Record summary:
This is a predicted structure of a 402-nucleotide RNA (Bacterial RNase P class A) from a Phycisphaeraceae bacterium. The sequence was found by an Rfam model in a public genome assembly. NCBI's taxonomy places the organism under Bacteria, Pseudomonadati, Phycisphaerae, Phycisphaerales, Phycisphaeraceae. The prediction has a mean pLDDT of 77.
RNA sequence: AAGCGUGAACAGGCGGCCGCCGGCGGGGCUUUCGGGCUCCGUCCGGAGGAAAGUCCGAACACGGCAGGACACGGUGGUGGAUAACGUCCACCCGCCCGUCGGUCGCGGGUGAGGGACAGCGCCACAGAGAACAGACCGCCGAUGGCCGCAGCGAUGCGGCACAGGCAAGGGUGAAACGGUGCGGUAAGAGCGCACCGCCCGGCUGGCGACAGUCGGGGCAGGGCAAGCCCCACCGCGUGCAAGGUCAUGCAGUCCUCGUCUCUUCUUCGGAAGAGAACGGCCGGUCCGGUCGGAAGGGGACGGGUGGACCGCUGAUGACCGUGAUGGCGACAUCGCGGCAAGAGAAAUGGUCGCCUCCCGGUUCGCCGGGAACAGAAUUCGGCUUAUCGUUCACGCUCGACC
Numbered sequence: 001a002a003g004c005g006u007g008a009a010c011a012g013g014c015g016g017c018c019g020c021c022g023g024c025g026g027g028g029c030u031u032u033c034g035g036g037c038u039c040c041g042u043c044c045g046g047a048g049g050a051a052a053g054u055c056c057g058a059a060c061a062c063g064g065c066a067g068g069a070c071a072c073g074g075u076g077g078u079g080g081a082u083a084a085c086g087u088c089c090a091c092c093c094g095c096c097c098g099u100c101g102g103u104c105g106c107g108g109g110u111g112a113g114g115g116a117c118a119g120c121g122c123c124a125c126a127g128a129g130a131a132c133a134g135a136c137c138g139c140c141g142a143u144g145g146c147c148g149c150a151g152c153g154a155u156g157c158g159g160c161a162c163a164g165g166c167a168a169g170g171g172u173g174a175a176a177c178g179g180u181g182c183g184g185u186a187a188g189a190g191c192g193c194a195c196c197g198c199c200c201g202g203c204u205g206g207c208g209a210c211a212g213u214c215g216g217g218g219c220a221g222g223g224c225a226a227g228c229c230c231c232a233c234c235g236c237g238u239g240c241a242a243g244g245u246c247a248u249g250c251a252g253u254c255c256u257c258g259u260c261u262c263u264u265c266u267u268c269g270g271a272a273g274a275g276a277a278c279g280g281c282c283g284g285u286c287c288g289g290u291c292g293g294a295a296g297g298g299g300a301c302g303g304g305u306g307g308a309c310c311g312c313u314g315a316u317g318a319c320c321g322u323g324a325u326g327g328c329g330a331c332a333u334c335g336c337g338g339c340a341a342g343a344g345a346a347a348u349g350g351u352c353g354c355c356u357c358c359c360g361g362u363u364c365g366c367c368g369g370g371a372a373c374a375g376a377a378u379u380c381g382g383c384u385u386a387u388c389g390u391u392c393a394c395g396c397u398c399g400a401c402c
Base pairs, nucleotide, nucleotide: 002397003396004395005394006393007392008391009390010389012355013354014353015352016351017350018349020046021045022044023043024041025040026039027038028037029036030035048373052384053383055382056381057380058379059378060239061238062237063236067287068286069285070284072235073234074233075232076231077091078090079089080088081087092113093111094110095109096108097107098106101402102401103400104399105398114230115229119228120227121224122223123222136170137169138166139165140164143163144162145160146159147158148157149156150155178196179195180194181193182192183191198217199216200215201214202213203212204211205210243310244309245308246307252301253300254299255298256297257296260275261274262273263272264271265270278292279291280290281289282288317339319338320337321336322335323334324333325332326331356371357370358369359368360367361366
């Protein structure tokens, strides 16, 4: 220099004319004194980093059990931050990338990272065999057997591959019941040994996940939990179309499902009391609560209202900006300064000029083109997705040994 990666900021600027919404100030008309209509203004302000998705979390509101438990749902290495979260920060472990290869270090990326000895289930096909399995091709054939040769004989040499032995070599497969090497054996095998791996234990460091080191041991029951499941922790439900106040106005009728016994009274319609069971409602179930001569469920026809205000905006908020201190960091504490749209069918627009940035051409005078994704609707903290261009900061594109 170029390339790559990570994080952050901005979100085109200025001016003129006309137009819109809110606030503030003023004038006129009107008023049931709540307010309504209209005009003026060198006044103040007016869409986002994602306003999108509605995926999480909360604030707030309501719900005559909103209480307890289960179901159901969510999270899942360790330690922290936070109001909280499935978010964020740091660290640990695994895997991947950076030189031709290996090891270590350094840098970057990524993980749906608890449990496989609680249980159930699955691993097709191929293959001998897929969890305490197994012989297709093979290896051996010491010992036993058969054959040949030599020998007086004991026996020796050679062959066969029958009995028998093996799972080390090859093959199948995503994966084959530890790996490499040496010894041993007839040939082999953790059969033995060394190193690694695995299990158990000790010590050191660390809050911890873990790391290092030492000792011992049998030389070992594979994978999948993004299969059901188990463990730990968390979660009431519904949601601003939540909810509240005022004004105006009306009108309810009928049908149906749905408990019994006894006593008293009775206007004979029924009422009251007691008992025994049963039942209704409370987001799903149980407990529990509460109610019942029905609680309650369902249906048909019909009437009124759909207006105003609050909620609704930064009037103290988990707020914004900035400085200091502490912390690796997320962030916390303190000081100073600030108060930023609130529509209600939905406002922030149109037009002209100049400038800025990017791209292409250029006779170097300039010419042409482009400037994205995209509009608040109760408010915040995140995540995810879309996206033109500019600026800033940091890191890497390696090192050592063989």